[in-house]
Molecule: small-subunit ribosomal RNA
Organism: metagenome
RNA sequence: GUGAGUAAUAGCUAGUCAACGUACCAUCGAGACCGGGAUAAUUGCCCGAAAGGGCAUGUAAUACGGGAUGAUGCCUUUGGUCCUACGGGAUUGGAGGUGAAAGGCGUGGUACUUUUCGGGGCCACGCGCUUGAUGAGCGGACUAGCUCCGAUUAGCUAGUUGGCGGGGUAACGGCCCACCAAGGCGAUGAUCGGUAGCCGGCCUGAGAGGGUGUCCGGCCACACUGGGACAGAGACACUGCCCAGACUCCUACGGGAGGCUGCAGUCGCGAAUUAUUCGCAAUGGACGCAAGUCUGACGAUGCUACGCCGCGUGCAGGAAGAAGGCUUUCGGGUUGUAAACUGCUGUCAGGGGAGGGGAAGGUAUGCCAUUGAAGAGGUGGUAUAUUGACUGCUUCCUUGAGGAAGCUCCGGCAAAACACGUGCCAGCAGCCGCGGUAAUACGUGUGGAGCAAGCGUUGUUCGGAAUUACUGGGCAUAAAGGGUGCGUAGGCGGUCUGAUAAGUCAGUGGUGAAAGUCGACGGCCCAACCGUCGGAAUGCCAUUGAUACUGAUGGACUUGGGUGUGUUAGGGGUGGGUGGAACGAGUGGUGUAGCGGUGAAAUGCGUAGAUAUCACUCGGAAGGCCGGCGGCGAAGGCGGCCCACUGGGACACAACCGACGCUGAAGCACGAAAGCGUGGGGAGCAAACAGGAUUAGAUACCCUGGUAGUCCACGCCGUAAACGAUGAGCACUGGGUGGGAGCUCGCUUAUGGGUUCCUGCUGGAGAUAAUUUGUUAAGUGCUCCGCCUGGGGAGUAUGGUCGCAAGGCUGAAACUCAAAGGAAUUGACGGGGGCUCACACAAGCGGUGGAGGAUGUGGUUUAAUUCGAAUCAACGCGCAGAACCUUACCAGGUCUUGACAUGCUGGGAUUAGGUCGCUGAAAGGCGAUUGAUUCUCGCAAGAGGUAACCAGCACAGGUGCUGCAUGGCUGUCGUCAGCUCGUGCCGUGAGGUGUUAGGUUAAGUCCUUUAACGAGCGAAACCCCUAUUGCUAGUUGCCAACGGGUAAAGCCGGGAACUCUAGCAAGACUGCCGCGUUGAGUUGGAGGAAGGUGGGGACGACGUCAAGUCAUCAUGGCCUUUAUGAUCUGGGCCACACACGUCCUACAAUGGCCGGUACAAAGGGAAGCGAAGCCGCAAGGCGGAGCCAAUCUCAUAAAGCCGGCCUCAGUUCGGAUUGUAGGCUGCAAUUCGCCUACAUGAAGCUGGAAUCGCUAGUAAUCGCGGAUCAGCUACGCCGCGGUGAAUGUGUUCCUGAGCCUUGUACACACCGCCCGUCAAGCCAUCCGAAUUGGUCGCACCCGAAGUCGUAGCCCCAACCCGCAAGGGGGGAGCGCGCCGAAGGUGAGGCCGGUAAGGAGGACUAAGUCGUAACAAGGUA
Repeated sequence: GUGAGUAAUAGCUAGUCAACGUACCAUCGAGACCGGGAUAAUUGCCCGAAAGGGCAUGUAAUACGGGAUGAUGCCUUUGGUCCUACGGGAUUGGAGGUGAAAGGCGUGGUACUUUUCGGGGCCACGCGCUUGAUGAGCGGACUAGCUCCGAUUAGCUAGUUGGCGGGGUAACGGCCCACCAAGGCGAUGAUCGGUAGCCGGCCUGAGAGGGUGUCCGGCCACACUGGGACAGAGACACUGCCCAGACUCCUACGGGAGGCUGCAGUCGCGAAUUAUUCGCAAUGGACGCAAGUCUGACGAUGCUACGCCGCGUGCAGGAAGAAGGCUUUCGGGUUGUAAACUGCUGUCAGGGGAGGGGAAGGUAUGCCAUUGAAGAGGUGGUAUAUUGACUGCUUCCUUGAGGAAGCUCCGGCAAAACACGUGCCAGCAGCCGCGGUAAUACGUGUGGAGCAAGCGUUGUUCGGAAUUACUGGGCAUAAAGGGUGCGUAGGCGGUCUGAUAAGUCAGUGGUGAAAGUCGACGGCCCAACCGUCGGAAUGCCAUUGAUACUGAUGGACUUGGGUGUGUUAGGGGUGGGUGGAACGAGUGGUGUAGCGGUGAAAUGCGUAGAUAUCACUCGGAAGGCCGGCGGCGAAGGCGGCCCACUGGGACACAACCGACGCUGAAGCACGAAAGCGUGGGGAGCAAACAGGAUUAGAUACCCUGGUAGUCCACGCCGUAAACGAUGAGCACUGGGUGGGAGCUCGCUUAUGGGUUCCUGCUGGAGAUAAUUUGUUAAGUGCUCCGCCUGGGGAGUAUGGUCGCAAGGCUGAAACUCAAAGGAAUUGACGGGGGCUCACACAAGCGGUGGAGGAUGUGGUUUAAUUCGAAUCAACGCGCAGAACCUUACCAGGUCUUGACAUGCUGGGAUUAGGUCGCUGAAAGGCGAUUGAUUCUCGCAAGAGGUAACCAGCACAGGUGCUGCAUGGCUGUCGUCAGCUCGUGCCGUGAGGUGUUAGGUUAAGUCCUUUAACGAGCGAAACCCCUAUUGCUAGUUGCCAACGGGUAAAGCCGGGAACUCUAGCAAGACUGCCGCGUUGAGUUGGAGGAAGGUGGGGACGACGUCAAGUCAUCAUGGCCUUUAUGAUCUGGGCCACACACGUCCUACAAUGGCCGGUACAAAGGGAAGCGAAGCCGCAAGGCGGAGCCAAUCUCAUAAAGCCGGCCUCAGUUCGGAUUGUAGGCUGCAAUUCGCCUACAUGAAGCUGGAAUCGCUAGUAAUCGCGGAUCAGCUACGCCGCGGUGAAUGUGUUCCUGAGCCUUGUACACACCGCCCGUCAAGCCAUCCGAAUUGGUCGCACCCGAAGUCGUAGCCCCAACCCGCAAGGGGGGAGCGCGCCGAAGGUGAGGCCGGUAAGGAGGACUAAGUCGUAACAAGGUA
């Protein structure tokens, strides 16, 4: 410096060494005597490219040997005392042995001595040397506790565990070796695999915890990778050595060199991390007597908003609330005192100057004190001199508001909104979610909010999360009780008592380094930062006490538990035997044509005799009645009867044992059905399979058959909704009422009381999210076990294990979703239920669907066939009337302030209106002529003003779009009986109650009951028409009596009775009787014109359908402006292979035709109705009386009645179509009107499936009127009266509706939801022949360096012996041996990468096939 390795040879905390070392430092002793041989340097020669090396010469030491002396050292031996953990240790004696050094260096002195005259000896001081002892500090070793994940790693171990004896080390030890024994570790997790340096601390948290280990500090490990030793006090050594390997460099190719994980720096990688700076001035270190040298430690500065702290970017005044921007309801609002402008200040930055700080030591010199013989020297003090890398510190001057504000956000969470653009696009998004033409959510602008030299984003950790729950969760239904029992380890455990003191509690002592955190005080102006003191450090150790509880231990007890004796109930289990019913089969008899089966059929059986029936025989399986929310069993489960063997329970007694108990990982046993193996058996039933049906299909549901199987024996399997979806045990906590099994009773003999066990129902407190549970707990507690932690992927993959197999047990991840789920609520829905209603069905009458025609629609066509309406609730609808117009459409011609409105500016008497001409299809264009009317001034001329008009500007206009931006209006459910509110009560809540229930009604109508009591909108009533009567009134209406009068007639006088008219009243209320429960009410009756709403109308609750309408009207937004506006002519809306709706006329005799004849109501009428009379066959024409209408008129009502003809035919039915001739309206009937006459005379003979209307003055049938309107397509629509039925008194079914209830996986609400295959795209995963890497041990081979060993080879100056040779002794090297790294070979384990192909899975607006689930989901 770094964190690669290391999960314990490490770290932390506390201990131990009586098993150890120690250079430097301090203190105390002792000592330093004699003598010797070499070798660097140097010089010479040689080898090499270099690195480097060799030989010779030659010298010194505080270098290196030898000898002496020597202790309290060490060894041997022998005593004493004390301690002890019994191993030993401490201390004190005796004897023997062993064993050191440098008296060197520096300075000073000179009484003495010596000298080669330098000095030496000698003395002193300082620094050194040797040997001991002690201390301090440092190190080594040992022990205990703690220190991540995985069991899909369960067994590991041969120096392994221990011993004896050695070796080695500073020291204990299998640390190493020989021998002996067979141990040691492990579910309290060994071994193996993965990951990781540990701690003080740091972040977070209320805490407990969780995460983390960068900076600072302590420890460890490593230094290119691996191995090794040397030297040293200390290393197996970062900048030392040797070897091997990889890499880089030099080379003369022979050989050599290197190691930045030191400071800078370079390259590479990467999202990303600084200067090849200054200085030893300070602090610290090494060496040195010292001066001093070295120090990329360190001190400084530089770069980076990376963090923390502080400061600034100005302050005061200033409303015409400027301009500009944005917005607007066009008034304004906002930006905003903000700016401008006026005055002031001067921090920071910039420029210049001065100062301070770290500096104190050291050294030198002088002086003083002390030591010393001393003026040497040492030590201490003092004075002077000297020492600054750096400065961002302080202050002064100067300049001038000058140089200094950004980022995120504004839908909710969460402070802050408007406009424009965009139009499910572009985009946003932390979650919910925004965006499909009015986006506070996208983008921009304006405004605002929040932070601020920063602000956002991303990543990460803790929190919130009680969401792993120790503090502090759960398991009936949400995820979660093991299928059941026995039982090992473990956990937990009754009463009394003794002793102990492990847990526990208390006191004391030690430790818990410093820094940090916390508190107080202090220092830099403040803060960050720093200093001092305190606290804390929850822990560990030692020691002294306490003894209630727990533990371990001694003694005793009986209530837990067990044993015994007696009684007792039972489909408890195993084996054997046996009986009846039913069924099928066989044989025989009787008997004949069918049987069987179904929704209906068919397949099937039967004339070879079935089914049916009788008799006999055979066979297997299952156990009717009893039989019961009754019994037994641990659960699975157990049912005819008899026998044998056998398990458990309950009760009574209280004799015996004396806590022997509870639970229970692992383990063992049992364990429905199906399935498997072997061998039997096989009546019935019945997967598969076959056939018949059903069906669009039907590999199903139904039917006919039918094999495994079901049964038995033996052996496997080991799972189920194995459920009470509720583990076992013990204790406690209100009741009521049943069932089963015992025992007991003195009162009592009864349908009795008491008590124990088992088993149900109901329900209180409590619990619960609720449902519910509730002494058989899901309540209150204790003990033990199992299990859960969002849905899917998936109980899948893989590994392991069990199994004959099927398969079981154990059991993930990637990826993906924002949910999945529980309980309950309100609705809606059901091929759920109950009650009730409606022309809903049924019972009837008449139609439609067939024909022809009319009309509307679709489709097609077209230049255009304008547009809208679309199940009921579009389709004779908007349209109560398209030839032009209407008209919106098409073609063509025209206009552009416009066909229509208002305002402004300028011009303006030329005007409004009329007549005429040219052109043109018209509109229009061009032109001529006439010309009412108007203000002021002025005699007049004229001037000014003004409506029209002209030019221009604002604007007009739009049946253009959006009914899914809207208002209004309307349809529909539905004239159905519902829809709500206040207060109270119930519920955690959604919500409920009321409004349900029992009756009743047309009705939520009313009554009774009732935690409800009241109220509102609806229903009803009030209103209109109509049915009866009265009163009033009496014309235009009426005419009974009186009079007049006519051919006749209320015609006239008159009348006011009647009819009528139209106003006011009366009348009907279940009032009366009977029934009903006193009631509401109902049925019948009386009376009455009318009877139970008398009949009809208007009137339509809360709401539903984004129902309809922008083309009635209104209106937001968008679009258009010489056109999408306006106008004109012509055409079109009327087309026509076809389809549908609604109607008309018919098909005839209940009819048609002809003649005669009777009776209405309600309406219309002035550009109108139009009489009489005349003409015409008629439509109609002429005519014009009367009438503004109870007066006149339209206006003859028709069906009916009377008489006649027709006689069942495509007709005397039917009238389409066509021709001819006419009439009417209108500028105009060709496209395209109506009517008349004559002629023509089509289809059609009662209508398939299906479908519509109607319950009484109704259906059916008959005519009359009106609106619109020139005319008409009207057979339509809206009204009016005439004639005038049938059927039902029921609710099974179809349709619709109301209430209650039930189920629900629906809530866009069944036109709902939703499943699987297939097809397409995309993503991750699994398997996979093979191929390619990593890692880990094992076995063997090779064996570097090196330590160690070595009876080998070799060498030798010092010391000893020896005259010498030589020996003793010493030794580098070589050889050999053990070990030994890298390397090699082999067989393996584990983990990856790639991969043809295969498999399933997730996901993806609108693909295919079906419809499995949710309702009885249509087969629960």